């Protein structure tokens, strides 16, 4: 100037307050003593258990969603440790959805010749085949005007070629060297790549030979394979007590007839509805559990690189309702501002339990310790 870890997040004292539980006094209502009283995130509710209740014979398979280097840890995990691979960084370190593209299918916009049956725009080459006829040189023959041959250059065609340029997020291995008409793994050396085998490693991998001139483009945060892992819903889960009132069943005692309903419609006939009363059963209002000894807290020890296991000794340390967990004052400490100083003046970061426990993710003024570069 930086990196990792990891720990505090105002202190003390008094004074007035509010919740729990306990004890004492009080007929009750209260009073009084004591003890206890928010986090690292209580926050988001985004994993991943406990713990209830429902559903389920069992095992498998399909659907569907999630996970995804390799080992380990853990009650479990998408968490953590250790490692490996890739990338960034001078370094300490840090970052990654980090199985599979030879299972199939599907895209690769633009832009460019050509985006996977690879291509040929510019450009490079004319050895080979053919043609134009332009120039040179050269030898023959001449009527002196040129003609024929050969050989060279030039230019176009059929062709070679992919090295250069050009697009792109990517262009069919890369770099000398050789070789060629240009050129080209075409040959060779080194790298890379594929295979084979070897050698370390529990594995991912790393490492080293050997063979092949190379064959196999990207995209699975597309479908889609492999591989494992998942049954649903949450404390407003669930238990249990249990009030009026209406309602529902039992039985018992009054009334037994009018009257209503139904029995398609009339008559008959039948069935049903009425009050008191006791008694059961379920609901609601309200009450009590769940509900605070737990994968716990803290100190020491063994084991491991370490997540973390065990052992030991000690501690209990909010629990409710939606509501308690605060406020004033003095010093002290930090910061900011005024001041030349003495000093004075504001101010205290994010936030805030409600079944519980492990993560992770976001918020957080300041500060302090260890390592290391």
């Nucleotide at each position: 100037a930086g990196a990792u870890g990891g720990c505090c997040g105002g202190g003390u004292g008094a004074c007035c307050g509010c919740g729990g539980c306990u004890c004492u006094c009080g007929c009750a209502a209260g009073a009084g003593a004591g003890u206890c009283g928010a986090g690292g995130a209580a926050a988001g509710u985004c994993c991943g258990g406990g713990c209830u209740c429902c559903a389920c014979g069992g095992a498998a398979a399909g659907a569907c969603g999630g996970u995804g280097c390799c080992g380990g840890a853990u009650a479990a995990c998408g968490u953590c440790c250790g490692g490996c691979g890739g990338g960034g960084g001078c370094g300490a370190c840090c970052c990654c959805a980090g199985g599979g593209a030879u299972a199939g299918c599907g895209c690769c916009a633009c832009a460019g010749a050509a985006a996977u049956g690879a291509c040929a725009c510019c450009g490079c080459c004319u050895a080979c085949c053919g043609g134009c006829c332009c120039g040179g040189u050269c030898u023959u023959c001449u009527c002196c005007g040129g003609a024929a041959g050969a050989u060279u250059g030039g230019c176009c065609g059929c062709g070679g070629c992919a090295a250069g340029g050009u697009u792109g997020a990517a262009a069919u291995g890369g770099u000398g060297c050789g070789g060629u008409a240009a050129g080209a793994g075409c040959g060779c050396a080194c790298c890379g790549c594929g295979u084979c085998c070897c050698u370390g490693g529990c594995a991912a991998c790393a490492g080293g030979g050997g063979c092949g001139g190379c064959a196999c483009g990207g995209c699975a945060a597309g479908c889609c394979c492999c591989a494992c892992c998942g049954g649903g819903a949450g404390c407003a889960a669930g238990a249990c007590c249990a009030a009026a009132u209406a309602g529902g069943g039992a039985c018992g005692g009054c009334a037994c007839g009018u009257u209503g309903g139904u029995u398609u419609u009339u008559u008959c006939g039948g069935c049903c509805a009425g009050c008191c009363g006791u008694c059961c059963g379920g609901g609601u209002c309200g009450g009590u559990c769940g509900c605070g000894u737990g994968a716990g807290g803290u100190g020491g020890g063994u084991g491991g690189c370490g997540a973390c296991a065990c052992c030991c000794a000690u501690c209990c340390c909010a629990g409710a309702g939606g509501a308690a967990u605060g406020g004033u004052c003095a010093c002290c400490c930090c910061u900011u501002c005024c001041g030349c100083a003495a000093g004075g003046a504001a101010g205290g970061a994010c936030a805030g339990a409600a079944c519980c426990c492990g993560g992770c993710u976001u918020a957080c003024a300041g500060g302090c310790c260890a390592u290391c570069u």
This is a predicted structure of a 373-nucleotide RNA (Bacterial RNase P class A) from uncultured Rhizomicrobium sp. Taxonomically the source falls in Rhizomicrobium (Bacteria, Pseudomonadati, Alphaproteobacteria, Micropepsaceae). Its mean pLDDT, the model's own confidence on a scale to 100, is 76. RNAcentral holds the sequence, with entries from MGnify. Rfam family: Bacterial RNase P class A. It is annotated as a ribozyme.